[in-house]
RNA sequence: GGGCCUAUGGUCUAGUGGUAGAACGCGGCAUUCGCAUUGCCGAGACGCCAGUUCGAUUCUGGCUAGGUCCA
Numbered sequence: 001g002g003g004c005c006u007a008u009g010g011u012c013u014a015g016u017g018g019u020a021g022a023a024c025g026c027g028g029c030a031u032u033c034g035c036a037u038u039g040c041c042g043a044g045a046c047g048c049c050a051g052u053u054c055g056a057u058u059c060u061g062g063c064u065a066g067g068u069c070c071a
Stems, first nucleotide, its partner, number of pairs: 001070007010024002013021001018054001026042005047063005
């Protein structure tokens, strides 16, 4: 330098054009003498810039970062 793959809460992960979900973690409440466990509730996310579209996490291009292969 080139090819391919990936980027979603703090972590990990689902979501193939129409409301962004789960688990762990975090906060609150209940339970306990207290802690833990358990139950209920809550906060918290689509890497960035453009394009297509009535509508983009999703499709297209570029950039950034990571991984992998070739030179």
Transfer RNA from a bacterium, 71 nucleotides, folded computationally. Model confidence (mean pLDDT): 84 of 100. Its Rfam family is "tRNA". Rfam links the family to the GO term triplet codon-amino acid adaptor activity.